[in-house]
RNA sequence: CACACGAAAAGGUAAACCUGCCGUAAGGCGGGGGCACAAAGCCGUGAGUCUCUCCGCCUUAGCCCUAUCGGCGCGGCGCGAGAGAUUGUCUGGCUGCCGAA
Numbered sequence: 001c002a003c004a005c006g007a008a009a010a011g012g013u014a015a016a017c018c019u020g021c022c023g024u025a026a027g028g029c030g031g032g033g034g035c036a037c038a039a040a041g042c043c044g045u046g047a048g049u050c051u052c053u054c055c056g057c058c059u060u061a062g063c064c065c066u067a068u069c070g071g072c073g074c075g076g077c078g079c080g081a082g083a084g085a086u087u088g089u090c091u092g093g094c095u096g097c098c099g100a101a
Base pairs, nucleotide, nucleotide: 005099006098012037013036017032018031019030020029021028022027035088041094042093043092046090047089048086049085050084051083052082053081054080055078056077057076058075060073062072063071064070
């Protein structure tokens, strides 16, 4: 000096919750707050989860029309499709403070 590692020190970030704004929503940003974190810094690869739209199927709180058919709508499902969100969900990439064992 580098890698690994994570005692100490100096610091850093900021969960839930409350609140203002933005967004259809998931969620994001700001203020308060402090659960935690050695990358809980940055990116968003491959996934996971979540939201919205479309499509297909099932169902029927209801509404419209009606002789019957039907239409709209509520709810659910999908190894369906697309767009978005999350990274303090995992994985992957890049960068970084300090220096005991």